A computed fold for a 77-nucleotide RNA from a Blastocatellia bacterium, annotated as transfer RNA.
RNAcentral holds the sequence, with entries from ENA.
Its Rfam family is "tRNA". Rfam links the family to the GO term triplet codon-amino acid adaptor activity.
Lineage of the source: Bacteria > Pseudomonadati > Acidobacteriota > Blastocatellia.
RNA sequence: GCCGGCGUAGCUCAGGUGGUUAGAGCGAGGGAUUCAUAACCCCUAGGUCGUUGGUUCAAGUCCGACCGCCGGCACCA
Repeated sequence: GCCGGCGUAGCUCAGGUGGUUAGAGCGAGGGAUUCAUAACCCCUAGGUCGUUGGUUCAAGUCCGACCGCCGGCACCA
């Protein structure tokens, strides 16, 4: 340099063929239970969906550019 994949909550990830309210588990905070702790149970908070531009009535989802990570190929006199 070329090709491909990925980027969504603090972490690991889901999100059909674009469609109306963006989710799960773990973790965090609170409560309940217990003599107490753990486990189990209930509740709550937490997201500009990598950045930006575009398409559309409507974008996490489609398109372009850029950034980051991973893999492959090429180059390395």